[in-house]
């Protein structure tokens, strides 16, 4: 970053099964994603909790690092 080739990943959902929860994993599915790979370093944001703390989560919420495919404008 393209009306390009080669691919790739997988959102709601539902099956299962972990966890107090967010939320993860597998399978099925595919709204989408030029990194929708990786990292939890900043911020945001969500579980924790009557409130808060410890801690945990989201990378398909921004930002940032690092790595990779193709080679048209």
């Nucleotide at each position: 970053g393209a009306u390009a080739a080669a691919g790739g990943c997988a959102a709601a959902c539902c099956c299962g099964g972990a966890g107090u929860a967010a939320u993860c994993c597998g399978g099925g599915g595919a709204c989408g994603c030029a990194a929708a790979g990786c990292c939890a370093c900043g911020g945001a944001u969500c579980c924790g909790c009557a409130u808060a703390a410890a801690g945990g989560a989201u990378g398909g919420c921004c930002g940032g690092g690092c790595u990779g495919c193709c080679g048209a404008a």

c-di-GMP-I riboswitch aptamer from a marine sediment metagenome, 73 nucleotides, folded computationally. The RNAcentral record of the sequence draws on MGnify. Model confidence (mean pLDDT): 86 of 100.